The RNA shown here (small-subunit ribosomal RNA) has 1497 nucleotides and comes from an uncultured marine bacterium. Its mean pLDDT, the model's own confidence on a scale to 100, is 85. Rfam family: Bacterial small subunit ribosomal RNA. The RNAcentral record of the sequence draws on ENA and Greengenes.
[in-house]
RNA sequence: GAGUUUGAUCAUGGCUCAGAUUGAACGCUGGCGGUAGGCUUAACACAUGCAAGUCGUGCGAGAAAGUAUCUUCGGAUAUGAGUAGAGCGGCGGACGGGUGAGUAACGCGUAGGAAUCUACCUAGUAGAAGGGGAUAGCCCGAGGAAACUCGGAUUAAUACCGUAUACCUCCUUCGGGAGAAAGAAGGCCUCUCUUUGAAGCUUUCGCUACUAGAUGAGCCUGCGUAAGAUUAGCUUGUUGGUGAGGUAAAGGCUCACCAAGGCUACGAUCUUUAGCGGGUCUGAGAGGACGAUCCGCCACAUUGGGACUGAGACACGGCCCAGACUCCUACGGGAGGCAGCAGUGGGGAAUAUUGGACAAUGGGCGAAAGCCUGAUCCAGCCAUACCGCGUGUGUGAAGAAGGCCCUAGGGUUGUAAAGCACUUUAAGUUGGGAAGAAAAGUUAUUGGUUAAUACCCAAUGACCGUGACAUUACCAUCAGAAUAAGGACCGGCUAAUUCCGUGCCAGCAGCCGCGGUAAUACGGAAGGUCCAAGCGUUAAUCGGAAUUACUGGGCGUAAAGCGCGCGUAGGUGGUUUGUUAAGUGGAAUGUGAAAGCCCUGGGCUCAACCUAGGAAUUGCAUCCCAAACUGGCAAACUAGAGUACAAGAGAGGGGUGUGGAAUUUCCUGUGUAGCGGUGAAAUGCGUAGAUAUAGGAAGGAACAUCAGUGGCGAAAGCGACGCCCUGGCUUGAUACUGACACUGAGGUGCGAAAGCGUGGGGAGCAAACAGGAUUAGAUACCCUGGUAGUCCACGCCGUAAACGAUGUCUACUAGCCGUUGGGGGACUUGAUCCUUUAGUGGCGAAGCUAACGCGAUAAGUAGACCGCCUGGGGAGUACGGUCGCAAGAUUAAAACUCAAAUGAAUUGACGGGGGCCCGCACAAGCGGUGGAGCAUGUGGUUUAAUUCGACGCAACGCGAAAAACCUUACCUGGUCUUGACAUCCUGCGAACUUUCUAGAGAUAGAUUGGUGCCUUCGGGAACGCAGUGACAGGUGCUGCAUGGCUGUCGUCAGCUCGUGUCGUGAGAUGUUGGGUUAAGUCCCGUAACGAGCGCAACCCUUGUCCUUAUUUGCCAGCACAUAAUGGUGGGAACUCUAAGGAGACUGCCGGUGACAAACCGGAGGAAGGUGGGGACGACGUCAAGUCAUCAUGGCCCUUAUGACCAGGGCUACACACGUGCUACAAUGGAGCGUACAGAGGGUUGCUAAGCCGCGAGGUGGAGCCAAUCCCAGAAAACGUUUCGUAGUCCGGAUCGAAGUCUGCAACUCGACUUCGUGAAGUCGGAAUCGCUAGUAAUCGCGAAUCAGCAUGUCGCGGUGAAUACGUUCCCGGGCCUUGUACACACCGCCCGUCACACCAUGGGAGUGGGUUGCAAAAGAAGUGGCUAGUCUAACCUUCGGGGGGACGGUCACCACUUUGUGAUUCAUGACUGGGGUGAAGUCGUAACAAGGUAACC
Repeated sequence: GAGUUUGAUCAUGGCUCAGAUUGAACGCUGGCGGUAGGCUUAACACAUGCAAGUCGUGCGAGAAAGUAUCUUCGGAUAUGAGUAGAGCGGCGGACGGGUGAGUAACGCGUAGGAAUCUACCUAGUAGAAGGGGAUAGCCCGAGGAAACUCGGAUUAAUACCGUAUACCUCCUUCGGGAGAAAGAAGGCCUCUCUUUGAAGCUUUCGCUACUAGAUGAGCCUGCGUAAGAUUAGCUUGUUGGUGAGGUAAAGGCUCACCAAGGCUACGAUCUUUAGCGGGUCUGAGAGGACGAUCCGCCACAUUGGGACUGAGACACGGCCCAGACUCCUACGGGAGGCAGCAGUGGGGAAUAUUGGACAAUGGGCGAAAGCCUGAUCCAGCCAUACCGCGUGUGUGAAGAAGGCCCUAGGGUUGUAAAGCACUUUAAGUUGGGAAGAAAAGUUAUUGGUUAAUACCCAAUGACCGUGACAUUACCAUCAGAAUAAGGACCGGCUAAUUCCGUGCCAGCAGCCGCGGUAAUACGGAAGGUCCAAGCGUUAAUCGGAAUUACUGGGCGUAAAGCGCGCGUAGGUGGUUUGUUAAGUGGAAUGUGAAAGCCCUGGGCUCAACCUAGGAAUUGCAUCCCAAACUGGCAAACUAGAGUACAAGAGAGGGGUGUGGAAUUUCCUGUGUAGCGGUGAAAUGCGUAGAUAUAGGAAGGAACAUCAGUGGCGAAAGCGACGCCCUGGCUUGAUACUGACACUGAGGUGCGAAAGCGUGGGGAGCAAACAGGAUUAGAUACCCUGGUAGUCCACGCCGUAAACGAUGUCUACUAGCCGUUGGGGGACUUGAUCCUUUAGUGGCGAAGCUAACGCGAUAAGUAGACCGCCUGGGGAGUACGGUCGCAAGAUUAAAACUCAAAUGAAUUGACGGGGGCCCGCACAAGCGGUGGAGCAUGUGGUUUAAUUCGACGCAACGCGAAAAACCUUACCUGGUCUUGACAUCCUGCGAACUUUCUAGAGAUAGAUUGGUGCCUUCGGGAACGCAGUGACAGGUGCUGCAUGGCUGUCGUCAGCUCGUGUCGUGAGAUGUUGGGUUAAGUCCCGUAACGAGCGCAACCCUUGUCCUUAUUUGCCAGCACAUAAUGGUGGGAACUCUAAGGAGACUGCCGGUGACAAACCGGAGGAAGGUGGGGACGACGUCAAGUCAUCAUGGCCCUUAUGACCAGGGCUACACACGUGCUACAAUGGAGCGUACAGAGGGUUGCUAAGCCGCGAGGUGGAGCCAAUCCCAGAAAACGUUUCGUAGUCCGGAUCGAAGUCUGCAACUCGACUUCGUGAAGUCGGAAUCGCUAGUAAUCGCGAAUCAGCAUGUCGCGGUGAAUACGUUCCCGGGCCUUGUACACACCGCCCGUCACACCAUGGGAGUGGGUUGCAAAAGAAGUGGCUAGUCUAACCUUCGGGGGGACGGUCACCACUUUGUGAUUCAUGACUGGGGUGAAGUCGUAACAAGGUAACC
């Protein structure tokens, strides 16, 4: 920096990602080289080999094989050889190498210190005399399996022991006393000399004592060095002193005595974890994490203990003991220690060769040569890391083939390949070939030493000559593009997309999340992207994370201010002067190892790497300077703080007394039937006299009015009145003290209500409880009762949403308006004004804040101190501790789980929230439905099939404006397969047509007639038949892939945009407000100004008039004709027709209103405020409806899910529902008579007159392609007659019989007619529908569909009402506002028990381990003390012995081990507690809206 909480926003806050890194591991892949690195796990166990020896110039002794010679064949001699091997002795095995178990410590780091030792080395001084006794080895013997041991004899030393000496050292009582030593090798010459050799001299090495140095080591101290307080007290050698012992050395290091100290909140003790540092990784830094390789220190060496030797060890490749383990054994005993280098097993995700060499560097020994050296140098293995190089280069479009995609045109892979021309690094081949080597040795010369031309040392020259690596690096030759590319990813974060497969499956996933038939997210492919001999994944660290905030965060509401005071430690602190120098600033010195990091050079062809110099090492210590600030000390001051004096207000606190109103109870009187209670009731009280009312009495509790965002108090809290005691506050004016102050971890006090204990009290109220209601239930809400309690005294508890959700103190920073208590001033003396303080409220500027908001009473600006927070849940829970009588309080986790949880604000939606308004929404009316019969649709059932769709309003007389066949999609049966239909190709035939046979038909067979049109003469067009394959076909699926169309909210008045403004932003404003309207209609106001889609208007129709026109319509006037009729001439006045106009606009008047819009009333007018009706349906909602109108993506079927045919079905029928028709009758039925429409339709048609039939109808055929003819008689109405309230002269179902019509055909299954039959039904329960005027109601007529079939649908006219007070309520809708935990939006969200599964965890009779305290037991090896039991070379001896030593014994300390009793921790445990998670389980509905009883603590 990004992703992720939301519909969207800002904030808070967690989770996740991009980076760097690693001693890594795993997956796929793998050309070369250089430089590094390589058991992080079992400090688990180890086979085998090697890793520490060396010295013959310390000592004695001393083989064998082999070879040669001799031989008596047994052997001997010489050589091998003074060699090998062993022993005594010296030095070294305390270094080097490994590991990190232990250790929270003077262990480490840093800076210092004094009371010490130091082999070898350097320098110096002095010495090195003279003796002695042993003992390994070798030899002999003995025991033992072995390891090894024992006895005897003999022997040497630079082994051992005395004596002498003592510059010097140590001790000292200051007289003195004690203490050493070793020789070896080379050379020389003199003497004795045959020689060997000895003595002497000399050189070198060695030896003894001492001093000094260097090096190394030991000890002490300041400071720094992990976590836990759910570890708060620890300590008896403990702290100190004196004395002694001990040590190389100070010291309780040890002991005796004395004192009672020492450590600790600045964290003792205990527990857990851990080697420490230089450094490494990361980071801008500060920090955080780590401590492999390299360097320094420490610790350890199978576990525990112990000492010996030594300069040095309590000793990795030494010793003793104990334990565990392994091995050998003859069972009696023995041996061993890879955390050295290789290597093995094991563990593990995981880490190499049983290699070469001492050539170099270094170490040990040696005089040296030299020997030893798994230190080291090299090589081997491993992409483990870093660095470098290569896998070719140029050209090459026919943009090849193949692959993939495609809109079928093409695109892409892609200059990529092929082809052509080049190059040869690396690998390979052949040959050459450094540096790492300095020495040592031999010899010569010179110098030093010396008596010396020896020896030895040094320098120089010459010669000789040492390389594991190594077939080295490097150079050259040869050949040929030849031998060399993969991995991950492609939804967003995050660079890179398409196709196919799959179908919430398989799977992916770092987070968000993908997958339920069109997946850029799974799997494959093509293409692309990023890295590259690697690429990804996993693990881990830092970063991002300002997400522990020193740098650098917060706490009103997001997590977070202790309920409130007092006060200890601590932190902080007013003014002035002086001093000091702890802090502070500066200079210097020492140190801060090397390596590393950084800078500048240099060397490998570059780089990594190596190397030289510098810088840095921010630290510590010492010392000097300064004195502003902080601190210390001293002296002063008064502005902070306090005291004294005088006033003032107050429900401040405690005690004691007094008062009246009211409730209740009791007594008495009056009085009579109810009272009480609720939404409505009931329980309850009352004729034994209630309630009501009057008087009286008792008792307890609380104090109306005053009363007030008024007062007081630290908070909790405090309210009648009087008195007593008492705290604080405020004001005024002086005086005094002189910083006495602020905060405050622990501590301590106060602390509502409820609760607990003891004793009182008890009127009212009232948990629990009882009863009555409500309810599906009602352990509730409501009602009637009612006990604890509420009250008092004393003692506990210590918590509250103890809230201003805001710690205390101090200072500063605009104003305005109230209010309480004081003070001052002014005048006009008042209910005045001005001013100043201490409180308490409301607005508001700057500023702050995520916003809301805060704003001198800060949440502003600063300072001081304290408390608290770090995702949600688990959980304020468990365990442990403390407190409490208990209830419980306080302190306070983890496992596990989620990717969120949260705050504020926004837009919606919703509310059994509020306000305003509208609608046949209610109300007021009229008529229905629901009951009956029938029609019709649906569900259900049935069926071979009863095709399919539509399902609240907004499906159900709907698609269907017509199911007997057809339709038809369904079922049964029979048939066809390029197909019933379309295009293309080939062949044949014109097309077409007659007749017959079989069959249910489709179809099959036979048969007749017919030869057309155009032509470039090849053929072609239309049509038919046959064939081939591309294809046709599908009312098959998906309306949740779609287009189109439609319904609905709703003809409701709304829905938006541009610019501007406001807001961090989502958004707001506009569109809200005041009026008004049918209307977001209009007006006014207004940070808005305008605009768009809607409203309205424009369109059609109807209502009035005018103009024009005049046939098929009309006929006033004029004629003609008739029995009569616009029948005719004619007319154009009227009606009508159909074109065009006029008219209505709140235009006019009055009133109301805001001088508006508008409303009310009126005039005129055919019509008046939208005149009536229609068409017209904003943004959108419902994944609404339709794949079966049509179109269409995808999927599916293809001799069938396609096509044809016959018959059946869609018409079934216990039942339920919707919509209708007809009725139940007298406002009627029936009979007779009479009148008046409109709008339509008609040639496959309407069909007149006439005639026939009771009738349906038949016959007939005039007229009409229609203002002409026909359908066509309108019916209610009106007049009159009858019926007389009945299952009827109502009603017509059902059934029987006979017919008519349509049609190929009325059986399933049509309509109609006539005669007969005459069911239910007497106005319809709960409930429910329509309608506000030419409407409802009622009456008939027509049309579409249609061969036929209407009670349906769509139209038409006739007759023609009632009612509307009004908006409380029901339903729906609009605007504003409010609440919200809803946003899939209340058909929302969501809580708890129970049941089931899984997970982690607490308790738990206990059980099993680890660690540890205390009290005891025990006592190996060892050391120290004591000891005369045994033995005993050096010295002394008077020869008896002594001294000394060894062994033994014993005491002390002590490891393993054992017992008892505690503590602590881990594991486990029948059962049990809650918690978490889980898809659709059960019961209720607690919360979110007034959540239906406001919620919460």